[in-house]
Molecule: SAM riboswitch aptamer (S box leader)
Organism: Natribacillus halophilus
């Protein structure tokens, strides 16, 4: 790099530091000198991993937060594909789908 699988409406700082971008992409739409990204601290969370329990070989639950990752504006901000509902045929709204993230695990 591909591949599979699970989750993506919740949760997180009046901090230091650092100076202008930043929210994957496309169009939108917004964040940002009342300090953007990055780094430190500090928090949230509870996937894996730990613990007990049910329970039997694949889990379920409960509790923890020392370990390994993630995360910390806006629903993954919104959107792109396609079906459907309404309709002035615009605009809206519903589900699915692609795409992205993340974890775990395969090659």
């Nucleotide at each position: 790099u591909u591949c599979u699988u699970a989750u993506c409406c919740g949760g997180a700082g009046a901090g230091g530091u650092g100076g202008a971008g930043g929210g994957a992409c496309u169009g939108g739409c917004c964040c940002g000198a009342u300090g953007a990204a990055g780094c430190c601290c500090g928090g949230c969370a509870a996937c894996c991993g730990g613990u007990a329990a049910u329970g039997c070989u694949g889990a379920u639950u409960a509790c923890a937060a020392a370990g390994g990752u993630g995360c910390c504006a806006a629903u993954u901000c919104c959107u792109g594909c396609a079906a459907g509902g309404u309709u002035u045929u615009a605009c809206c709204c519903u589900u699915g789908g692609a795409a992205g993230a993340u974890g775990a695990g395969a090659c």